Record summary
The prediction has a mean pLDDT of 78. This is a predicted structure of a 153-nucleotide RNA (c-di-AMP riboswitch aptamer (ydaO/yuaA leader)) from Anaerolinea sp. The source organism's lineage runs through Bacteria, Chloroflexota, Anaerolineae, Anaerolineaceae and Anaerolinea.
[in-house]
C1' cells in the first nucleotide's frame, strides 16, 4: 500500500415485512472486581401493516376435461425458433402490468416483466377462524403545483 473477514455508524431503494414491553442465552467495549453500556438472535405479549378461509342475498350451475382447480406476487399475454413430434422445456422479440431518494401531474431515459405455495379443495361474503412481518440491494433527469427541513432578514 492492497486484499479478505468481523464489529459499529450515516443516508437511502424494492417489498406487508415495522414499533414497543418482558424474559433468556450470546457477542463487543469499559472496569481491579461487583458490574455498566451497546448489538443482533431466540421465546412470550401489545400496537400497527399485509394475506387467506368463511353466511343470508347475489353470482355460477348439461356433460366432459387430472397438465383438474386455487393462492401470494407487477410478473399477464402473443409471435417466432430449437427438438421426429409435443410442451407448465430452452432461446429470441414484443406485450398487459410494475419500479427508479418527499407527494402528485406532464415529459424523457433506464430497468423488471420472476419465483414459490396449497393439494382434488375454496365465487362474493357480516360475525368468526387462520397465516406472515422476509429477503435482496446502493443514487435517473427536466418542468408545474403542494409539502417538509435548514439558514438569513
Nucleotide at each position: 500500500c492492497g486484499g479478505u473477514c468481523g464489529a459499529u455508524c450515516c443516508a437511502g431503494c424494492c417489498g406487508a415485512g415495522c414499533u414497543c414491553c418482558c424474559g433468556g442465552a450470546c457477542c463487543u467495549u469499559c472496569c481491579c472486581g461487583c458490574g455498566a453500556a451497546g448489538g443482533g438472535c431466540c421465546g412470550g405479549g401489545a400496537g400497527g401493516c399485509g394475506g387467506g378461509g368463511g353466511a343470508c342475498c347475489c353470482a355460477c350451475c348439461a356433460c366432459a376435461g387430472u397438465u383438474g382447480g386455487g393462492g401470494u406476487g407487477u410478473a399477464u399475454u402473443g409471435c417466432g425458433u430449437a427438438c421426429c413430434g409435443c410442451g407448465c422445456u430452452g432461446c429470441g422479440c414484443a406485450u398487459a402490468g410494475g419500479c427508479g431518494a418527499c407527494u402528485u401531474c406532464c415529459g424523457a431515459c433506464g430497468c423488471c416483466g420472476a419465483a414459490c405455495c396449497c393439494g382434488u379443495c375454496a365465487g362474493c361474503u357480516u360475525a368468526c377462524c387462520c397465516c406472515g412481518c422476509a429477503g435482496g440491494c446502493u443514487c435517473u433527469c427536466g418542468g408545474g403545483a403542494g409539502g417538509c427541513u435548514u439558514c438569513g432578514u